Model confidence (mean pLDDT): 81 of 100. A computed fold for a 108-nucleotide RNA from uncultured Puia sp., annotated as SAM riboswitch aptamer (S box leader).

RNA sequence: CUUAUCAAGAAAGGCUGAGGGUAAUGGCCCUGUGAAGCCUUGACAACCUGUUCCGUCAAAAACGAGACAAGGUGCCAAUUCCAUCCCGCCAAAAGCGGGACAGAUAAG
Numbered sequence: 001c002u003u004a005u006c007a008a009g010a011a012a013g014g015c016u017g018a019g020g021g022u023a024a025u026g027g028c029c030c031u032g033u034g035a036a037g038c039c040u041u042g043a044c045a046a047c048c049u050g051u052u053c054c055g056u057c058a059a060a061a062a063c064g065a066g067a068c069a070a071g072g073u074g075c076c077a078a079u080u081c082c083a084u085c086c087c088g089c090c091a092a093a094a095g096c097g098g099g100a101c102a103g104a105u106a107a108g
Stems, first nucleotide, its partner, number of pairs: 001108006011041005019030003024084004042076001044074001047072002049069004054064003080102001085099005
């Protein structure tokens, strides 16, 4: 940089000791009944991967639907916690919906 997904899911212990939820702003939360970080164990999930089955096909080459496993990643408060910019619904506010931007993860 490209593509896909982001409303579901899943915590205990040890060390440590004050922050954390994305950078900013605002809000709202979590946190000495222990934040973030590191380690161990366990779970969750199924992107890649493997096995298998079905369909298309001349072809198990390829593509597509399903099932199982869990090797490589990822992940285990709250929708990516919510908003910010644009558009729509609405008389308007509130609210709701869509998109953009940013971010996360996977594969290349």